This is a predicted structure of a 349-nucleotide part of an RNA (small-subunit ribosomal RNA, central domain) from a metagenome. The coordinates come from a structure-prediction model, not an experiment, and the mean pLDDT is 86. The full RNA is in RNAcentral, with records from SILVA.

Context: one part of a larger RNA
RNA sequence: CUGGGCGUAAAGGGCGUGUAGGUUGAAAUUAAAGUUGGGUGUGAAAGUCCUGGGCUUAACCUAGGAAUGCCAUUCAAAACUUAAUAUCUAGAGUACGGUAGAGGAUAGUGGAAUUUCCGGUGUAGCGGUGAAAUGCGUAGAUAUCGGAAGGAACACCAGUGGCGAAGGCGGCUAUCUGGACCGAUACUGACACUGAGGCGCGAAAGCGUGGGUAGCAAACAGGAUUAGAUACCCUGGUAGUCCACGCUGUAAACGAUGAGAACUAGCCGUUUGGCAACUUGAUUGCUAAGUGGCGUAGCUAACGCGUUAAGUUCUCCGCCUGGGGAGUACGACCGCAAGGUUAAAACUC
Numbered sequence: 001c002u003g004g005g006c007g008u009a010a011a012g013g014g015c016g017u018g019u020a021g022g023u024u025g026a027a028a029u030u031a032a033a034g035u036u037g038g039g040u041g042u043g044a045a046a047g048u049c050c051u052g053g054g055c056u057u058a059a060c061c062u063a064g065g066a067a068u069g070c071c072a073u074u075c076a077a078a079a080c081u082u083a084a085u086a087u088c089u090a091g092a093g094u095a096c097g098g099u100a101g102a103g104g105a106u107a108g109u110g111g112a113a114u115u116u117c118c119g120g121u122g123u124a125g126c127g128g129u130g131a132a133a134u135g136c137g138u139a140g141a142u143a144u145c146g147g148a149a150g151g152a153a154c155a156c157c158a159g160u161g162g163c164g165a166a167g168g169c170g171g172c173u174a175u176c177u178g179g180a181c182c183g184a185u186a187c188u189g190a191c192a193c194u195g196a197g198g199c200g201c202g203a204a205a206g207c208g209u210g211g212g213u214a215g216c217a218a219a220c221a222g223g224a225u226u227a228g229a230u231a232c233c234c235u236g237g238u239a240g241u242c243c244a245c246g247c248u249g250u251a252a253a254c255g256a257u258g259a260g261a262a263c264u265a266g267c268c269g270u271u272u273g274g275c276a277a278c279u280u281g282a283u284u285g286c287u288a289a290g291u292g293g294c295g296u297a298g299c300u301a302a303c304g305c306g307u308u309a310a311g312u313u314c315u316c317c318g319c320c321u322g323g324g325g326a327g328u329a330c331g332a333c334c335g336c337a338a339g340g341u342u343a344a345a346a347c348u349c
Stems, first nucleotide, its partner, number of pairs: 004320003007303002012317001014201004021194003025088002028085004033081002035077007048066007091191001092188004096183004103177007110154001115149007125136002162169002206247006215241002220236004258316006266294012278281001298305002322349003331342004
């Protein structure tokens, strides 16, 4: 390089945006760079192939012919790619009218509950476990009633429900704001797809500075358990969890399934629109966009997938190449650090 692959065997980048690049709708004219055909030149000889000849054959030698990728030049062709020009509307987008939604940001606000504090009632226990003990309590606990403070999370609704590119998003209200879908027209006229680098977003934990701290809770302490128990269980409890700003940049970041496009039996749900019918309903049918359960063909090593494909094809990107060593060392870049990204080899089986 060719070839084979990437749901679970090694292998889809965590996700987006977008540069270069790659690829790119319909029909027309022109050009002729690629492309195709012809001519000319070149393509040394030897070798190879064909037909002869010479050594008794052969190998070998020898004569003639053929062939010769490529390259240069010239003439021509115009289907495809390309370039230019002028068009089109099926891709893409814009305008208009609607719809649903935990999409995002900021500010405000509500009730239940836990905890603490204050006050009342009240008396000897409470708490906890497999059983206990540590712990709390006559300085009046637990229980119960009233009040106050403060922080965090939002029961029911709630749903193989919704929204978002992914991470993710759930009390209520307001303001600002992104996207999606549907409908009937009008407009732009290929403006598209993918996307190495780049840039941005990115759970939890962690880090820096300053706040906050109700509950929970790494570390830590004590009590148990046990042969031991640096654990599981119990009583406490600090970082942290929360907020603001900045950093980190990783996850089983999973559908373990990259993005876009086209095509290929059906059946049953569900969400949100539109249209139609009548029997005006908790109706039925059609249709669009999602989201689930089965299943045909086909695919698959099997499991299974099956119009939301892992089927049949096209375009572009990423990645894989036996196990261990190792996602490590060294170097480089990034980071305050923790560490991250890139990424071997010896050796060994």